[in-house]
RNA sequence: GCGAGUGUAGUUUAGUGGCAGAACAUGUGCUUCCCAAGCAUAGGGCGGGGGUCCGAUUCCCCCCACUCGCACCA
Numbered sequence: 001g002c003g004a005g006u007g008u009a010g011u012u013u014a015g016u017g018g019c020a021g022a023a024c025a026u027g028u029g030c031u032u033c034c035c036a037a038g039c040a041u042a043g044g045g046c047g048g049g050g051g052u053c054c055g056a057u058u059c060c061c062c063c064c065a066c067u068c069g070c071a072c073c074a
Base pairs, nucleotide, nucleotide: 001070002069003068004067005066006065007064010024011023012022013021018054026042027041028040029039030038047063048062049061050060051059
């Protein structure tokens, strides 16, 4: 340099053109002599910009980051 893939909560991930879910973690409460475990509850997220659409996390374009392959590297 060329091509492909991935990007959703602190972490691991599901998801679909129509309100964004789960698990773990975190805070609070209950329980306990205390801790842990358990139960309840709360906060927290679609990489950035633009386009299409009544409506975009989803479709299209560009950019960014990461991963893989190829090429170059005398």

Source information
A computed fold for a 74-nucleotide RNA from Candidatus Kaiserbacteria bacterium RIFCSPLOWO2_01_FULL_54_13, annotated as transfer RNA. It matches the Rfam family "tRNA". By type it is a transfer RNA. Rfam links the family to the GO term triplet codon-amino acid adaptor activity. Rfam's curators write: Transfer RNA (tRNA) molecules are approximately 80 nucleotides in length.